[in-house]
Small-subunit ribosomal RNA, 5' domain from Bougainvillea glabra, 476 nucleotides, folded computationally. The source organism's lineage runs through Eukaryota, Streptophyta, Embryophyta, Spermatophyta and Bougainvillea. Its Rfam family is "Bacterial small subunit ribosomal RNA".
Context: one part of a larger RNA
RNA sequence: GGAUGAAUGCUGGCAGCAUGCUUAACACAUGCAAGUCGGAUGGGAAGUAAAGUUUCCAGUGGCGGACGGGUGAGUAAUGCAUAAGAACUUGCACUUGGGAGGGGAACAACAGUUGAAAAUGGCUGCUAAUACCCCGUAGGCUGAGGAGCAAAAGGAGGAAUCAUCGCAAGGAGGGGCUCGCAUCUGAUUAGCUAGUUGGUAAGGCAAUAGCUUACCAAGGCGAUGAUCAGUAGCUGGUUUGAGAGGAAGAUCAGCCACACUAAGACUAAGACACGACCCAGACUCCUACGGGAGACAGCGGUGGGGAAUUUUCCUUAAUGGGUGAAAGUCUGAUAGAGCAAUGCCGCGUGGAGGUAGAAGGCCCACGGAUCGUGAACUUCUUUUCUUAGAGAACAAGAAAUGAUGGUAUAUGGGACUAAGCAUCGGCUAACUCUAUGCCAACAGCCACAGUAAGAUAGAGGAUGCAAGCGUUAUCC
Numbered sequence: 001g002g003a004u005g006a007a008u009g010c011u012g013g014c015a016g017c018a019u020g021c022u023u024a025a026c027a028c029a030u031g032c033a034a035g036u037c038g039g040a041u042g043g044g045a046a047g048u049a050a051a052g053u054u055u056c057c058a059g060u061g062g063c064g065g066a067c068g069g070g071u072g073a074g075u076a077a078u079g080c081a082u083a084a085g086a087a088c089u090u091g092c093a094c095u096u097g098g099g100a101g102g103g104g105a106a107c108a109a110c111a112g113u114u115g116a117a118a119a120u121g122g123c124u125g126c127u128a129a130u131a132c133c134c135c136g137u138a139g140g141c142u143g144a145g146g147a148g149c150a151a152a153a154g155g156a157g158g159a160a161u162c163a164u165c166g167c168a169a170g171g172a173g174g175g176g177c178u179c180g181c182a183u184c185u186g187a188u189u190a191g192c193u194a195g196u197u198g199g200u201a202a203g204g205c206a207a208u209a210g211c212u213u214a215c216c217a218a219g220g221c222g223a224u225g226a227u228c229a230g231u232a233g234c235u236g237g238u239u240u241g242a243g244a245g246g247a248a249g250a251u252c253a254g255c256c257a258c259a260c261u262a263a264g265a266c267u268a269a270g271a272c273a274c275g276a277c278c279c280a281g282a283c284u285c286c287u288a289c290g291g292g293a294g295a296c297a298g299c300g301g302u303g304g305g306g307a308a309u310u311u312u313c314c315u316u317a318a319u320g321g322g323u324g325a326a327a328g329u330c331u332g333a334u335a336g337a338g339c340a341a342u343g344c345c346g347c348g349u350g351g352a353g354g355u356a357g358a359a360g361g362c363c364c365a366c367g368g369a370u371c372g373u374g375a376a377c378u379u380c381u382u383u384u385c386u387u388a389g390a391g392a393a394c395a396a397g398a399a400a401u402g403a404u405g406g407u408a409u410a411u412g413g414g415a416c417u418a419a420g421c422a423u424c425g426g427c428u429a430a431c432u433c434u435a436u437g438c439c440a441a442c443a444g445c446c447a448c449a450g451u452a453a454g455a456u457a458g459a460g461g462a463u464g465c466a467a468g469c470g471u472u473a474u475c476c
Stems, first nucleotide, its partner, number of pairs: 001476004006472005013347002016344003019340002021305001026303003031299002035063003040060002043057004070258003079183001082180001084178002088175003094170004099165001101135004110125006140149003155162002184230003191221003196218008233255004238247003260281002264277001283294004311337001313336001319333001320331004350380004360371002363368001385413002388411001390409001420465005425446003431460005
């Protein structure tokens, strides 16, 4: 000198764009953050004189809750980065080729009854389906001598037809796996390892594999640093530097890991699953003491910790996602607004004229010099400001649809509303007076102050930067 997710002292006009718990992966009141489909389905309710039609949905069923959002605890390699590979899988979407025949039994809801403080059940009976089962069929699979095995569902519409369902093949995109190289510190850590290293056989997996088991062999790693210990999410990028290099990994993007702690599986195309399940633990709450409920590292918000970090806001209008045939519906993703000079950038606090060089301050050699065209005063302008009436765009796609927002913007009014902070001995741009008298103080270093202090304090003046300026902390 540059930089920062900064903090702090003094000060503070506006706009745009960004950023905002770096500490306790501490504990959390309350609200919301994942639903949707009645064009799969029985039924209930509203409505009607009755029916039809319409509307709503507790249950069965389908798809989605594995995405999106958060955090960085763990992890020094089951990770990440880069470059390759073969023994795999893939819902929805895309392309292609075939197919959807015949039957059956139940379980919720519901009704009855009954237990329990509650959470939530038990028993009996009825019933539908795109839920479940059986038979048949098969350009598929296994096997290769014959042979054996596996599918499907119906719905809407007056109809044409539409969107579905099942099988096979293919591509795309996604995911799983293997390997080369690279990836912090310590030797005051030198030896480590028995499923350990390899083989055979079997099991297991979507798939390869000591992944697991039995048997056999005795291997495997290591001063090119194994093992152990400490620290740490990694990268694109960021910052500094002429570069080489150093530092750090906020926001944004990619990958990984985690979801009170520890373990486990179920379902599924996909999880060993943040707002699913089971067991154990710590903690909090309810209880009729028998037993139950919970998990903000989602968005706001609270307490606590801390030098320190915001609103219990608005909207699905746009973009995207889930679902649905669609209309729609849900979406604290997102889009926006609010708060904070936290940062970057832009603008303003007026322009022109104006010497009696006024008053006043300050210095003085008492002549004057300076603050100083600065002010007053005259005139002009309106960025800001202000009030009043107008008032958008981002909407694609024929129409409709705007949260932001009565915002931006234009019209009217009128200089009204708007300058501080630090420094002035040298480094380092900027000097005098008064007070103090090794005192009080100052201080980044040298140093200063003991009666004329350009270094303390105040004043006048000056210098630097400016809605900021200083200080502190950290990095280069």